A computed fold for a 72-nucleotide RNA from a bacterium, annotated as transfer RNA.
RNA sequence: GCGGGUAUCGUAUAAUGGCUAUUACGACUGGUUGCCAAUCAGUAAAUGCGGGUUCAAUUCCCGCUACCCGCU
Numbered sequence: 001g002c003g004g005g006u007a008u009c010g011u012a013u014a015a016u017g018g019c020u021a022u023u024a025c026g027a028c029u030g031g032u033u034g035c036c037a038a039u040c041a042g043u044a045a046a047u048g049c050g051g052g053u054u055c056a057a058u059u060c061c062c063g064c065u066a067c068c069c070g071c072u
């Protein structure tokens, strides 16, 4: 230099055009307990960045960034 792949709450994951974005662990609040642990209920928290297509984009297209793989 060329080609391919990945990017979603703190972490790991699901969603393949219809969004009020899933689940688990973790965090926080409360119940239970003499206290802790365990358990139960609840709360907050995310689509890498910039454009395009569409009534509607996490999803499709283009570019960029970061990481991974291969070729030279």
Stems, first nucleotide, its partner, number of pairs: 001071007010025003018055001027043005048064005
The sequence was found in a public genome assembly.
It matches the Rfam family "tRNA". Gene Ontology term of the family: triplet codon-amino acid adaptor activity.